[in-house]
Molecule: transfer RNA
Organism: Gammaproteobacteria bacterium
């Protein structure tokens, strides 16, 4: 330079294929329970869905153009 993959919660990922309330595990915080911790069980908090556009009555999801990461390939050495 060309190709492709990937971006969601503090971390690990699902949800895009077929637009229609943004979730699941751990982890945070509180309660119960225990002398106390740990298990357990019950809740409660956390998100501009990578940025800006555009389509849509509606976008995490569809087009567009950008950024970070990962892979291949081409190039040069």
């Nucleotide at each position: 330079c060309g190709g492709g993959g990937u971006a969601u919660a503090g971390c690990g990922c699902a949800g895009u294929c077929u637009g229609g309330c943004a979730g699941c595990g751990c982890g945070a915080c509180g309660g119960c329970u225990u002398u106390g911790g740990g298990u357990g069980c019950c809740g409660u908090a956390g998100g501009u869905c990578g940025c800006a556009g555009g389509u849509u009555c509606g976008a995490a999801u569809c087009c567009u153009g950008c950024u970070g990461c990962c892979c291949c390939g081409a190039c040069c050495a």